[in-house]
Context: one part of a larger RNA
RNA sequence: GGCACAUGGCGGAUGCCUAGGGUCUGAGAGGCGAUGAAGGACGUGGUAAGCUGCGAUAAGCUAAGGGGAGCUGCACACAAGCGUUAUAUCCUUAGAUUUCCGAAUGGGACAACCUAACAUACUGAAGGUAUGUUACUCGAAAGAGAGCCAACCCCGAGAACUGAAACAUCUAAGUACCGGGAGGAAAAGAAAAUAACAAUGAUUCCCUGAGUAGUGGCGAGCGAAAAGGGAAGAGCCUAAACCGAAUCGGCGUGCCGGUUCGGGGUUGUAGGACUGCAUUUAGAAGUGAUCAUCAAACUGAACCCUCUGGAAAGUGGGGCCAUAGCAGGUGAUAGCCCUGUAAGUACAAAUUGAUCAGGACGAGCAGUAUCCUGAGUAAGGCGGGACCGGAGGAAUCCUGCCCGAAUCCACCAGCACCAUCUGGUAAGGCUAAAUACUCCUCAGACACCGAUAGUGAACCAGUACCGUAAGGGAAAGGUGAAAAGCACCCUGAACAAGGGAGUGAAAUAGUACCUGAAACCGUGUGCCUACAAGCGGUCGGAGCAGCGCAAGCUGUGACGGCGUGCCUUUUGCAUAAUGAACCUACGAGUUGCUCCUAACUGGCGAGGUUAAGUUCUUAUUUAACGGAGCCGAAGCGAAAGCGAGUCCAAAUAGGGCGAUUAGUCAGUUGGGGCAGACGCGAAACUUUGUGAUCUAUCCAUGGGCAGGUUGAAGGUGUGGUAACACACACUGGAGGACCGAACCCGUUGACGUUGAAAAGUCUUGGGAUGACCUGUGGAUAGGGGUGAAAGGCCAAUCAAACUGAGAGAUAGCUCGUUCUCCCCGAAAUGUUUUUAGGAACAGCCUCGGAUUCUGAAGUAUGUUAGAGGUAGAGCUACUGAUUGGGCUAGGGGGCUUCACCGCCUACCAAACCCUGACAAACUCCGAAUGCUAACAUAUAUCUCCGGGAGUGAGGCUGCGGGCGCUAAGGUCCGUGGCCGAGAGGGAAAUAACCCAGAUUAGCAACUAAGGUCCCUAAUACGUAGUUAAGUUGAACAAACGAGGUGGGGCUUCUAUAACAGCCAGGAUGUUUGCUUGGAAGCAGCAAUUCAUUUAAAGAGUGCGUAACAGCUCACUGGUCGAGAGGCCCUGCACGGAAAAUGAUCGGGCAUCAAACUACGAACCGAAGUUCUAAAUUCUAGCUUGCUAGAGUGGUAGGGGAGCAUUGAAAUCUGCAUCGAAGGUGUACGGCGACGUAUGCUGGAGCGAUUUCAAAAGAAAAUGUAGGUAUAAGUAACGAUAAAUGGAGUGAAAAACUCCAUCGCCGUAAGUCUAAGGUUUCCUGAUCAACGUUAAUCGGAUCAGGGUUAGUCCGGUACUUAGGCAAACCCGAAAGGGGUAGCUGAUGUCAAGCAGGUUAAUAUUCCUGCACCUGCUAUACAAUGAAAGUGACGCAGAGACGUGGUGGUUGCGUACUGACGGAAUAGUGCGCUGAGUGGAGUCUUCGGACGAAGCGAAACCAUAAAAUCUCUGCCAAGAAAAGCGAGUAUAGCAGCCGGUACCGCAAACCGACACAGGUAGACGGGAUGAAUAUUCUAAGGCGCUC
Repeated sequence: GGCACAUGGCGGAUGCCUAGGGUCUGAGAGGCGAUGAAGGACGUGGUAAGCUGCGAUAAGCUAAGGGGAGCUGCACACAAGCGUUAUAUCCUUAGAUUUCCGAAUGGGACAACCUAACAUACUGAAGGUAUGUUACUCGAAAGAGAGCCAACCCCGAGAACUGAAACAUCUAAGUACCGGGAGGAAAAGAAAAUAACAAUGAUUCCCUGAGUAGUGGCGAGCGAAAAGGGAAGAGCCUAAACCGAAUCGGCGUGCCGGUUCGGGGUUGUAGGACUGCAUUUAGAAGUGAUCAUCAAACUGAACCCUCUGGAAAGUGGGGCCAUAGCAGGUGAUAGCCCUGUAAGUACAAAUUGAUCAGGACGAGCAGUAUCCUGAGUAAGGCGGGACCGGAGGAAUCCUGCCCGAAUCCACCAGCACCAUCUGGUAAGGCUAAAUACUCCUCAGACACCGAUAGUGAACCAGUACCGUAAGGGAAAGGUGAAAAGCACCCUGAACAAGGGAGUGAAAUAGUACCUGAAACCGUGUGCCUACAAGCGGUCGGAGCAGCGCAAGCUGUGACGGCGUGCCUUUUGCAUAAUGAACCUACGAGUUGCUCCUAACUGGCGAGGUUAAGUUCUUAUUUAACGGAGCCGAAGCGAAAGCGAGUCCAAAUAGGGCGAUUAGUCAGUUGGGGCAGACGCGAAACUUUGUGAUCUAUCCAUGGGCAGGUUGAAGGUGUGGUAACACACACUGGAGGACCGAACCCGUUGACGUUGAAAAGUCUUGGGAUGACCUGUGGAUAGGGGUGAAAGGCCAAUCAAACUGAGAGAUAGCUCGUUCUCCCCGAAAUGUUUUUAGGAACAGCCUCGGAUUCUGAAGUAUGUUAGAGGUAGAGCUACUGAUUGGGCUAGGGGGCUUCACCGCCUACCAAACCCUGACAAACUCCGAAUGCUAACAUAUAUCUCCGGGAGUGAGGCUGCGGGCGCUAAGGUCCGUGGCCGAGAGGGAAAUAACCCAGAUUAGCAACUAAGGUCCCUAAUACGUAGUUAAGUUGAACAAACGAGGUGGGGCUUCUAUAACAGCCAGGAUGUUUGCUUGGAAGCAGCAAUUCAUUUAAAGAGUGCGUAACAGCUCACUGGUCGAGAGGCCCUGCACGGAAAAUGAUCGGGCAUCAAACUACGAACCGAAGUUCUAAAUUCUAGCUUGCUAGAGUGGUAGGGGAGCAUUGAAAUCUGCAUCGAAGGUGUACGGCGACGUAUGCUGGAGCGAUUUCAAAAGAAAAUGUAGGUAUAAGUAACGAUAAAUGGAGUGAAAAACUCCAUCGCCGUAAGUCUAAGGUUUCCUGAUCAACGUUAAUCGGAUCAGGGUUAGUCCGGUACUUAGGCAAACCCGAAAGGGGUAGCUGAUGUCAAGCAGGUUAAUAUUCCUGCACCUGCUAUACAAUGAAAGUGACGCAGAGACGUGGUGGUUGCGUACUGACGGAAUAGUGCGCUGAGUGGAGUCUUCGGACGAAGCGAAACCAUAAAAUCUCUGCCAAGAAAAGCGAGUAUAGCAGCCGGUACCGCAAACCGACACAGGUAGACGGGAUGAAUAUUCUAAGGCGCUC
């Protein structure tokens, strides 16, 4: 270290539970608000942070009612109290109080704040306080409105994604969103209706009609109405004619007209006015009365014993009640213990309902002369919109523009229009119920969920947290019956933690608490493990250990055999293609629909069936009723129509479609349709809002820029000119001028890259008086802004921000998709496709039915008969191509000729002949195979109809071909096989090759391919050969090469002696001639290469020399003694033979083989075959389970049968504290999903059978949430400004405190201040967490304390940009603009200094000395309007010389130690005199001078602000209040907010105690021009390992 067992930790699954949700039902309520809402802020308790309640009367006050023993909310503590028989707490109802904000309303404002006016009161004024009133709109007034609120309703305005497989009409959809308005409902509504020759009689809603009529790129889709059945039921009022009155007007003075009021009148078989006649009953709203109804409440039956147990409600026994056995609680499961329940009782106001009273209003008959009956209307034209109706033949309705009737003898409608007919009477209005919805209240229900579920929220949740904002948005339940919540002791620094003790039934129930799984981390015991190579298992198996009497079982596993995970996607994955770190929980084909279709089951059946609704009831149900409607029973035709037929047609012909019957309703299931439709996933589009604290530009108002340099214009002087010009000198101080800090920017390089930092650091750079930089306040907003322009920037987001919504957009795409067993089982092809990775139809699969036993249509073989033009073959058989030759037209060339002829030809060449030979698009020919038909035999398929699919990416290999290079593991076809979807054996390994198709088991047998020396099962088998190359055994490698070797054939030589070897000869003319420097056999050329001697010897086969020489050969003799040589064919070997990490036939190895060839024998060898046993499917037989036969590989896919989970009903009169579920082991059963029994744990529920209903099964989705590993005790611990020693405290000191030394900053790393933060400040205590380590320390935790103003800042004063906004203008609405005015600082504007003091504040307190404003009193003065002032740029120069700083320490004098001197310090006095003060004087009216008094300092130098003055320049440089507009003295008065602390930073913005960012003021000394640089003072630090 592994396995097993035991036992712990971590963790929080599972089980059980429910306090909370979800969905509904029945009632109620359907609003609240200027009498101040909703919603908040702030307060309020004895102690009080939160929630709840309440409001300065503040967990409450008053009254009435109820109730009755305890109480002071959640909240279990302490303190202090109240109450106990009725005045506690408590409950109900009605009152009182009810701060501030908010419509918010006196004015203003940054919500919860500031600040007025008037009246009254407190006072005599100022100042302060209290109470009340004071907004706007409408209205004469009374009064009303405003704002909030879930859905429902009406109206205005109105998308897009999407669908149409693209898209534009269309769709989505009048949806979403936005806006206005109302009510408990809203809207609609009493026919200018619907119909059809019959009728109905307002509206609304339900069923049906009906997916019909229609509409529609006639696509996708959209889609009525009437009639019928129901719910409900209700009708009315005006205008006008006419009459009267009042009033106004006109005149003609009694008439007319207008307006207002009253009467009258209200409809279509027309009515009314008018004229005449006649005259009384149905009963609204509101009011009153009676009854009922509603609160907190009250009464309310009936049980004991025994056993077990911690506890009884359980068991057992015996009883009782019930108009009450709903429910909850009580120490386990209770009708009879408690609360309750059924039933009954009591009762205030209001509400609601019923009844009665009374009551507005309201009906007739006749006549028909006259009058009235809704006008810029109806209709029409143009343009739109609504209807089922998209402009169409388009009726009807609405209207933006134009036009424009009729008047009852009239008008409108009936789907263009006309006529007839029928029905109605527009252009005014009101109207309950039936219908829609539920923020809310009460009561109840559930085959809904049970803490990752159910609301986001069971818990202090719209909280914590994130974001500038709109907005987004969590996690988190359980001790026990009862806290009985561990007294006391010990260890320990300890109030940490643990060990004892004790409580309890239990403490492994100890506030990290029920059960307590897994990952993960330990401990103990048994076995194994240090020569071993490993998808880690499986098969065999020795040893050891444990248990058992034994049989045996359990654990371990030395050693051996075999063996490349899972999923997905693919032709194909161990793949080095995808996904998963691990565990647990969650996580995907569901639901709705009188939609369609099929199967099955059931009911009824030529019929079947109800829908809405109604009624009963114990009330979402069920039952009965309800026949409207639907389907079927008849079809054909375009239709009229006819009808078992009908249509076409002249037809009685012929043909098409029909007829000779089964449907329908319900349930379940398969599939489809419409809906998000199996789950997750875009980029985008549209719409409403939120953002300019970042950044871009602009507006207003403020601020900043050390120091040095250059030296424009202009000016002055001199010279010069007729005058200019011009020159020189000085002066002058310009500039998008120069150098260079602060400041701004970001050029180079490096570092950094899980950073110190989501853009920085170091170094080096650019600009630095300008188109500069910067603060504060403001403006511009998303197809929009802004942009010196980069598509840059608009909050770490930009070729269209962010947030919510449409919305579950869409996704022909990717990924994922969860239990078991059984049967069958594909495709990767054809056609078409804006189509090619998608689809439709066909093909192939499956399931059911049919045809069929009167049949064979399928397949195979055989026979017979056919069609055909491939392979092959052929071509004097065509077309085309073609070798050689012959012959020979034609042509070229040559010769010849005066010319014509003519001749020649290794020139080209037609035709013809001979010869050779080619073709996918040649065929005189022509198979095999395949195809068709008939018959025979064998077998068992084929076909049709219907439900459900999947597939339409294929791959390799053999054969036949195309393309390609007769290249490809290439590509495209045809035809087989296999893989795909196929395991097993062989080929070392190796989808496809060879063999062979796996139902299960067997330590049986026989074989296939292939093998048999060892690894490794089986022959070192036999016979005959071959090979020597380790060939075999990398590739079967080639041309080519080779006295390798075996076999065969032909041929030559040879006992008259071959071939080879050895011995010997190999000569002469001659050095042949020529050539040459030389050439002698042997550089070269030539040749009758001749001749001689010979056994034989070339004018020479090689070597060699400068040339000779020399050595050889041919040839000859001897020796030897039997075969030798050549050529051709062939087997096996050899060379040719070079590749990338180390070789090798798989390895070792093998040579008459363990190689190769041939023959033979035996054996091994698979999941094949056989044997034995078993399961299951189908068929047959025979009958209820046996026999026989045939089967049982399988992806996509089809079909069948089961297991488990959760809940429901019935039964088991089931199980359970003598121990349920859950957890964790063991054994047994089932092919399996899984089940049963039992030990331990656990401590309260749970099952079996049958049926039903589902949120019904996970290993994968870069899945979601939680937990836990790994890397790893690894990287890191955030500026390299630095520490060291001693002492103290403490359990402990590198870090805390003190002391000493050292180091760092010092135009800061010091000091002040604005913003921002919001208690971080100070003191004491503490150290769990926070602090990148420790901590005694802290910006941490706990407690207490701390901020003092007439003068500082802000408000009470003013105005800028801007904002708001009476008036006014514009706009569908919302709203937009805008004058007066209000508001709004970054600017303007009255007034304080010094010292001291606290742990913490100070221009605030104290001391001292000042000043401002207002009021009162007293005294005096003045009195118009206004002007003016306030009031302003940049640059340069100058003047003044305050504060500050540094240096130095004035003069005189006196004193102070211990003798003197010097220096220094202190003190006193004097000189000097900042400031204050302002008697008084003068004045050009601006101002100037200025005594007394007070006061207490100095000198020098540097530097020199505000301000002022001057000069120059062009870009020409706020507004308003205030001031102007009394003085003097005395007295009084002076409000609100801020004030701590940090503030270049550990407290702000950056997620952090973050190397970044952050406006302004001061900023010493030495060096120096300087705020550069370096060192340093004061002061602050050493950067938390």